Small-subunit ribosomal RNA from an uncultured bacterium, 1474 nucleotides, folded computationally. RNAcentral holds the sequence, with entries from ENA. Rfam family: Bacterial small subunit ribosomal RNA. Rfam links the family to the GO terms structural constituent of ribosome and ribosome.
[in-house]
RNA sequence: AGAGUUUGAUCCUGGCUCAGGACGAACGCUGGCGGCGUGCCUAACACAUGCAAGUCGAACGGACCAUUUCGGUGGUCAGUGGCGAACGGGUGAGUAACACGUAAGUAAUCUGCCUUGAAGACGGAGAUAACCUUGGGAAACUGAGGCUAAUACCCGAUAUGCUCACAGAAGGACAUCCUUCAGUGAGGAAAUGGUUUUUCGCUUUGAGAGGAGCUUGCGUCUGAUUAGCUUGUUGGUAGGGUAAAGGCCUACCAAGGCGAUGAUCAGUAGCUGAUUUGAGAGAAUGACCAGCCACACUGGGACUGAGAUACGGCCCAGACUCCUACGGGAGGCAGCAGUGGGGAGUUUUGCGCAAUGGGCGAAAGCCUGACGCAGCAACGCCGCGUGAACGAAGAAGUCUUUCGGGAUGUAAAGUUCUGUCGAGGGGGAAGAUAAUGACGGUACCCCUAAAGGAAGCUCCGGCUAAUUAUGUGCCAGCAGCCGCGGUAAUACAUAAGGAGCAAGCGUUGUCCGGAUUUAUUGGGCGUAAAGAGCACGUAGGCGGUGGUUUAAGUCAGAUGUUAAAUGCUUCGACUCAAUCGAAGUUCGCAUUUGAAACUGAACUGCUUGAGUAUAAGAAAGGGAAGCGGAACUCACAGUGUAGCGGUGAAAUGCGUAGAUAUUGUGAGGAACACCAGUUGCGAAGGCGACUUCCUAGCUUAUUUCUGACGCUGAGGUGCGAAAGCGUAGGGAGCGAACAGGAUUAGAUACCCUGGUAGUCCACGCUGUAAACGAUGUGCACUGGGUGUUGGUGCUUGAAGAAAGCAUAAGUGCCGUAGUUAACGCGAUAAGUGCACCGCCUGGGGAGUAUGCUCGCAAGGGUGAAACUCAAAGGAAUUGACGGGGGCCCGCACAAGCGGUGGAGCAUGUGGUUUAAUUCGAUGAUACGCGAGGAACCUUACCAGGGCUUGACAUGUACUUGACGGUCUGUGAGAGCAGGCUUUCUCUGAUGAGACGGGUACACAGGUGCUGCAUGGUUGUCGUCAGCUCGUGUCGUGAGAUGUUGGGUUAAGUCCCGCAACGAGCGCAACCCUUACUGUCUGUUGCCAGCAUAUAAAGAUGGGCACUCGGACGGAACUGCCGGUGACAAACCGGAGGAAGGUGGGGAUGACGUCAAAUCAUCAUGGCCCUUAUGUCCUGGGCUACACACGUGCUACAAUGGCAGGUACAGAGCGUUAGCGAAGCGGCGACGUGGAGCCAAUCGCAAAAAGCCUGCCUUAAGUUCGGAUUGGAGUCUGAAACUCGACUCCAUGAAGGUGGAAUCGCUAGUAAUCGCGCAUCAGCAUGGCGCGGUGAAUACGUUCCCGGGCCUUGUACACACCGCCCGUCACACCACCCGAGUUGGGGAUACCCGAAGUCGCUAGUCUAACCUGUUAAGGGGGGACGGUGCCGAAGAUAUGCCUGGUAAGGGGGGUGAAGUCGUAACAAGGUAACC
Repeated sequence: AGAGUUUGAUCCUGGCUCAGGACGAACGCUGGCGGCGUGCCUAACACAUGCAAGUCGAACGGACCAUUUCGGUGGUCAGUGGCGAACGGGUGAGUAACACGUAAGUAAUCUGCCUUGAAGACGGAGAUAACCUUGGGAAACUGAGGCUAAUACCCGAUAUGCUCACAGAAGGACAUCCUUCAGUGAGGAAAUGGUUUUUCGCUUUGAGAGGAGCUUGCGUCUGAUUAGCUUGUUGGUAGGGUAAAGGCCUACCAAGGCGAUGAUCAGUAGCUGAUUUGAGAGAAUGACCAGCCACACUGGGACUGAGAUACGGCCCAGACUCCUACGGGAGGCAGCAGUGGGGAGUUUUGCGCAAUGGGCGAAAGCCUGACGCAGCAACGCCGCGUGAACGAAGAAGUCUUUCGGGAUGUAAAGUUCUGUCGAGGGGGAAGAUAAUGACGGUACCCCUAAAGGAAGCUCCGGCUAAUUAUGUGCCAGCAGCCGCGGUAAUACAUAAGGAGCAAGCGUUGUCCGGAUUUAUUGGGCGUAAAGAGCACGUAGGCGGUGGUUUAAGUCAGAUGUUAAAUGCUUCGACUCAAUCGAAGUUCGCAUUUGAAACUGAACUGCUUGAGUAUAAGAAAGGGAAGCGGAACUCACAGUGUAGCGGUGAAAUGCGUAGAUAUUGUGAGGAACACCAGUUGCGAAGGCGACUUCCUAGCUUAUUUCUGACGCUGAGGUGCGAAAGCGUAGGGAGCGAACAGGAUUAGAUACCCUGGUAGUCCACGCUGUAAACGAUGUGCACUGGGUGUUGGUGCUUGAAGAAAGCAUAAGUGCCGUAGUUAACGCGAUAAGUGCACCGCCUGGGGAGUAUGCUCGCAAGGGUGAAACUCAAAGGAAUUGACGGGGGCCCGCACAAGCGGUGGAGCAUGUGGUUUAAUUCGAUGAUACGCGAGGAACCUUACCAGGGCUUGACAUGUACUUGACGGUCUGUGAGAGCAGGCUUUCUCUGAUGAGACGGGUACACAGGUGCUGCAUGGUUGUCGUCAGCUCGUGUCGUGAGAUGUUGGGUUAAGUCCCGCAACGAGCGCAACCCUUACUGUCUGUUGCCAGCAUAUAAAGAUGGGCACUCGGACGGAACUGCCGGUGACAAACCGGAGGAAGGUGGGGAUGACGUCAAAUCAUCAUGGCCCUUAUGUCCUGGGCUACACACGUGCUACAAUGGCAGGUACAGAGCGUUAGCGAAGCGGCGACGUGGAGCCAAUCGCAAAAAGCCUGCCUUAAGUUCGGAUUGGAGUCUGAAACUCGACUCCAUGAAGGUGGAAUCGCUAGUAAUCGCGCAUCAGCAUGGCGCGGUGAAUACGUUCCCGGGCCUUGUACACACCGCCCGUCACACCACCCGAGUUGGGGAUACCCGAAGUCGCUAGUCUAACCUGUUAAGGGGGGACGGUGCCGAAGAUAUGCCUGGUAAGGGGGGUGAAGUCGUAACAAGGUAACC
């Protein structure tokens, strides 16, 4: 410090996720030791048991015990009394507050014990517990009578100080006042007590220290879907009360006080030092330790006291628990342990007061779950160990492998060492300054033995360090995000290996970080989320220029404070570290002293900002009234006759009752053609005939005046298109709804005919729009060019017009710098700055719900959450696509010719059937395809019968001598059983080798699966003209350029231009064939001339001229001429030529697409079978048959059929089972025959259509057609039954030119005619070739199909067979409303009113003091009682806030393959959207 994830790829925006650190943690696996810490975060839930606050006999009377020399002495203790119990310890429920923090104040206060001063302590009195007696009660407890003491209580005296009242002086001060001095009057003390050696106590008063109360400034969470709150409330006067100011309380008076700088209300929360994180600013937290606060079962209350409204005190009420004799009582672990419960989760009912600290005591001492220690827990931090050295080209085992090896791995074993921890034994502290040690025989030290007792966890697809094998097969599972798994998983599980950390390692949860993702540091708002529809203006924020003063902000110094601990730096102590100790340092706040530039404040000026006056100017600016013409509709009248209207085409509609058309007159309402212009005006919405009136703003020129009067603007107010609403009018045209007609599968639409609201006017309401420049307002600055509107000035111009220059005000375009993610913006900024406002923070849910508010309503404003996804989005790029555009091509259409689709048959496929009907191909690009030939074989399928190293290959070991030939039996055959015959080479003579058989082991074999694991081959786009690269340049980048453009071509063919210049694969050419020709060569070819011969025939001699065969050449190149074109490329026409513009045909198939086809041609990874999925054999099947489709053949006839005669090819094939002549036989298939031929020699071989003649003689199921069937045969072959071809005789079906639709073909082509070949024993309507005869048509590119280039749009990229929307149906989830129902909270009114303080009272009782005869009695005071105010809990009523639950209703979200349509994305097929 970053990384992953939106896309085919890119840049940006933006969310989600990860890597780091931390924890009072928990869970999983594992676990050696020690040190130091930490340990109920949940139920402030309930608590058994024990302990946690006592002490003092030197305050007091006494009881008991011990002892006694009887004088006492010692000890223990209930009670009275004193001090303490308000500390220490726990918890965080409440509290948003002077609670806390910080800084001040107290001149408005108190303070036991302690320290230090001053002054004192004189004289008396009456009780009471204990105790005794006697009652009540279950108990707790308690009544009555009697005795007694005090440092208990009370009275009087004294009074330096002290308090109060009165009045005075000096000094000071923040208003009330404070300090000091002196005076008068009044008031108020004590324990001469304890012990006796010292001293400890008591009273009054001053000061101090420490502690506490009260007040104030500032700081301290969220919500405005909480906007108004308040009646003791705010203030005053008087009184009361308190230690103390004060509405703290009461009476009276006034009507205030708080609040947008957030009152009130609601929610949440103890606050802080600090802790965690972060570079910091910040954010989160408030365990342990420390300070403060609050609380002590819940609520209320006071008492005592220096101090409490009191955790281990009291009273009352309530809930709960316990005891009870039912009458009544007792209790409060949020002290330490511990129990139950809750929970993922948190310890021992330990030891000790030895230390530190606290209470009491004169002290000894006692008490102390504070504290010091120990125990439990890897809960955390820190340290140590589990051994060290040597040890193989490397054991075994395991894993893997290309079988060679590699890995584990110096790791182990082995050898030599060491002794940390642990174990055993011995010694043994500090902590204690005299005694006292729980820890503890602990820390630490020494000795002994022995490598022995001590390693796991997570991960290994990317992020992220680390990979292989096996298993599994979208299953099981993983996953933080992206995502893995559907038979070759580095992602699941296991193993081996590796990586990381280590007594721990992972996971989960939470916080900070990364996240500049709330942006002060440090973000944005044209299109990504985001500028309010527009203006005016309040508060607020900000504000021109000169001077003087001030000192609030600001800056500097000093002082105080900032507790300790923590943090940081340095030093030190535990062996180190964690831990601990010491020193230094630290925001801020307050006080004070200065400075005066800037901001503020006060005062005084200035004119440039702003405004004002005067004079001109332009304009669809606004309002009102009036008025005009064209068009339209209607009415009336005339002319006139059958249609009009409307559409893609129609129909509804109107019209013979006279329409439409046309003429005239009249009426009505609405809108204003031309002018008209990216012209004008307005803040925006918006404004368009003309005239008048009223009225706002703007611009220009020269000066005048005021003197900062300014900018922005939360709330607020006003304006605000269309639609809509209310009331009253108006209504020509248009026209939601509605009706009808069409279209359509449907058509609640688009189209048509009608048509109501509405549109218009007046007055109100609504307050929203893609209210857009998707761009807030104002000011300033920053190169230019070119239009345009209205001004002004200057120049030219005879005035004007016009032109030029300048200038400011508008309105457009292009563009520099700059900016931007890019597109773009660019003085009208989206540039550079300032001021102020508004708004944004992932997508969906949702602008929804709810609350409030506005509205007559419709609706508007404000405006969430649960849940869900990992994206949603912007700009640009390359493709693909479009019922987008432009250009171009192709038998693509058109123009033609002939077919298919109908019939019968052949053949292939589907389907069905079957024991099997083997398998594959199956849109174009499968279907007379693999198959160029299934009776057996082929053959892969089925049934049955056999074999198991195998039908076939190689090797090793052992054995044997064959193999072959021939014969017999059996069997369907394969086979099985048996007989006869029969090896070679070398040699050292044992043996070795070759070949063959047998046995055993390795292995063979598989047309078994996967063409979606593959190679190779092939189809198709397409013989279409395209596909790319290097360097350079442009762009942040994907990419672009080149390859686009202007021409041209069959062509990315060529030329020109150009930030491109070149190159490669394709095109073309080179190759074969065909068409013309030359030379050479002539047999088996040919025969012109010469000769011979014949019935005829190149048959013969001879010849190679011609034909022909073969080899090598020539010829065609837009070369020539004319025209067009850009002086080009090229095109058009012509000449010559056998051939003319690639002459015709073939071979040749770029980068790639279709997971196209093929594992059954072959090869091959993986998987599967191995007495079978291998192999052999017989028979069957692949030939089935209600049906459907493809491809063909033959026909339907006269351009024909039949019969007879007769003519002309080319290319092939033929000694393995070849082609086979003549002749003869047969109606024929064919048989016989065997000449000739290894082929330019012989044969197949007859070419057919054609031509000539005859019959059919006319439209008929025929002399058409030949299917089907019967009979008889031929040939091949072991074998024609299933299941061959052919022949003859007989039979003579459908069919009379074929619906929708669809195919081929542009010239020697289509059509038509026959011939040959491969395969092959036989079998051809198929395939591949060959020649014969031989057409028609092409205007043209609008349309259909396919393709190429450029451009455009896109929400597509699996790329339109794309994407995608909504209802309905089903399942699940969260939410809203909801008749109600049930909790909680606080409020108001009223009722009741406990305890208790305070007040009143004088009924009962009454020791101290006073009076009195020391008698009764009285006074004063007190207690009880009574009563009043307040007052907790409780009751009732009302409305509010907030939960739970609910019949039913509602929408939303999610969910591989449901239904209906097709709304959006292309002109998305009616442009889309608000």